[in-house]
Context: one part of a larger RNA
RNA sequence: CUGGGCGUAAAGAGCGUGUAGGCGGUCUUGUAAGUUAGGCGUGAAAACCUAUGGCUCAACCAUAGGCUUGCGUUUAAAACUGCAGGACUAGAGUAUUGGAGAGGGAAGUGGAAUUCCUAGUGUAGCGGUGAAAUGCGUAGAUAUUAGGAGGAACACCGGUGGCGAAGGCGGCUUCCUGGACAGAUACUGACGCUGAGACGCGAAAGCUAGGGGAGCAAACGGGAUUAGAUACCCCGGUAGUCCUAGCUGUAAACGAUGGGCACUAGGUGUAGGAGGUAUUGACCCCUUCUGUGCCGGAGCUAACGCAGUAAGUGCCCCGCCUGGGGAGUACGGUCGCAAGGCUGAAACUC
Repeated sequence: CUGGGCGUAAAGAGCGUGUAGGCGGUCUUGUAAGUUAGGCGUGAAAACCUAUGGCUCAACCAUAGGCUUGCGUUUAAAACUGCAGGACUAGAGUAUUGGAGAGGGAAGUGGAAUUCCUAGUGUAGCGGUGAAAUGCGUAGAUAUUAGGAGGAACACCGGUGGCGAAGGCGGCUUCCUGGACAGAUACUGACGCUGAGACGCGAAAGCUAGGGGAGCAAACGGGAUUAGAUACCCCGGUAGUCCUAGCUGUAAACGAUGGGCACUAGGUGUAGGAGGUAUUGACCCCUUCUGUGCCGGAGCUAACGCAGUAAGUGCCCCGCCUGGGGAGUACGGUCGCAAGGCUGAAACUC
C1' cells in the first nucleotide's frame, strides 16, 4: 500500500417459523476475564541487524549492543467489551377502541353461458376456412320455443385497487380463524435483530386410491397445407383439467434486487385510518401515520438505470459467486411409488 463481489456480466436460498451461534438501547454500582501501562523472570547458542576490533583488504573471525514482536508472574487503571447487582422507557410486546381487506378453512346457495336429453314449430341444409375438405343432417339437423340433467368458471363492479411470508387469493350468505393498520391511554421492562442445522408452507405439470366429467384439451385418428408437414389451420378426441385423502418439492417460484435498524432534496397520484380549519352537514382544502405507483435531485452505477418501497450513506446476521464447455452430468450419499429432487466432481478441451 492492498484487503473483491451478487438488478441485467458468475452470484440472494421459492417463502416462512425458529434451535445453536453471531450481534445488541439508556443510566448507575461492583468486578477485573478480555483490554491498557509498568516491574520481574524467561524467550539456548549460532544465524540476522548495528558498532568496534583481528587476519595487508574482502570473504572469514572476535567482542559488545540490538533483535527474539512471545509466554509466565506481579502491581496498577476501569473508558470500552464481558460478568454480577440495581434502575429506566425511546426498541420490542400486551390490553383497550375503531374502520379496511379476492388473507385462510368449512358448509350452504344464485344467475348468465356451453353441452346433452325430452317435447313443440319448421325444412334442407348446417358447420368450418385464406379457400376447402373431413364432420353433422330427410332415422328431420342448424334455427327457434318450453321443460329437464350435469359439470366447471364466476361477466359488469374491477382499478400500475385490496389482502397474504411466498406460492397465491375474485358471484352471494353463514360459521370457524390468522395477520396488518390507525387513535388515545394504561401496563411489562431489552423480553430485541439475524439465523448454520431442523421443521413447516410451497404455481403448473406429474404420481397413488376413490369419486366426478359440461367445456377445454397433451397423446391419438381424420381433413387440409406442403417438395415433405410426425407442425401451424379445420373436424373429432383420451389422459388431464374438478372433488376427497396422500405423494412429489420444482418454475423466468422475478422486483431476475435476502432480512433488520438508522440517516439522506423535492413534486404528483392512489388505498386504509386519525386530526384540523370550515360548514347545517358532507365534499373540497391543510396536517399526520401506514401501504402502493409515477417523476426527479444529490449520491451511486461499466452503462442502462436506481434514487426515502435505493441499486444512496452506515451498522448487524445469514445465503451465494470465482473463465466458457464438459455439467447441474458421472460417482457416492440421501429423499421419492415412480417421474425425478437435493448434494455435486474430474479427465479432456477452448
Small-subunit ribosomal RNA, central domain from an uncultured bacterium, 350 nucleotides, folded computationally. The coordinates come from a structure-prediction model, not an experiment, and the mean pLDDT is 89.